[in-house]
């Protein structure tokens, strides 16, 4: 300089929005029957706490992989396979923009440009 690995899965969470349910507000029928209250229906509202739903490379747990073992068992291809134990698996500032058949987002583009 180059190439290859460290960068995997699942719940969850920081955070996100508005399909779907809820909640509110209007309006229209109807019930009750001054109002006010209930149901149905249709619109609007995420600057409506929520349920459903997306979700982290640099969040968190688990689980799986790897790498080592002068340590266990057990075959036999004899210092090799396969399991079991135990230890390790590091560091990490980062736009602008685009991209999604609800929409946005710490999601993808991206451990990117860029910086150091």
């Nucleotide at each position: 300089a180059a190439u290859a690995g460290u960068g995997g899965u699942u719940u969850c969470u920081a955070g996100g929005g508005u399909u779907c349910c809820g909640a509110u507000u209007u309006a229209a029928a109807g019930g009750a029957u001054u109002a006010a209250c209930c149901u149905u229906u249709a619109a609007a509202u995420g600057u409506c706490u929520g349920g459903u739903c997306c979700g982290a490379g640099a969040g968190a747990a688990a689980c799986a992989a790897g790498u080592u073992g002068a340590c266990c068992u057990a075959g036999u291809u004899u210092u090799c396979u396969a399991g079991g134990c135990a230890a390790c698996u590091a560091c990490a500032c980062g736009g602008c923009g685009g991209g999604a058949a609800a929409a946005a987002a710490g999601c993808c583009c991206g451990g990117g440009a860029g910086g150091u």
RNAcentral holds the sequence, with entries from Rfam. This is a predicted structure of a 116-nucleotide RNA (Guanidine-I riboswitch aptamer) from Lusitaniella coriacea LEGE 07157. The prediction has a mean pLDDT of 81. Rfam family: Guanidine-I riboswitch aptamer. Rfam's curators write: This family represents a conserved RNA structure found upstream of the ykkC and yxkD genes in Bacillus subtilis and related genes in other bacteria. The function of this family is unclear although it has been suggested that it may function to switch on efflux pumps and detoxification systems in response to harmful environmental molecules.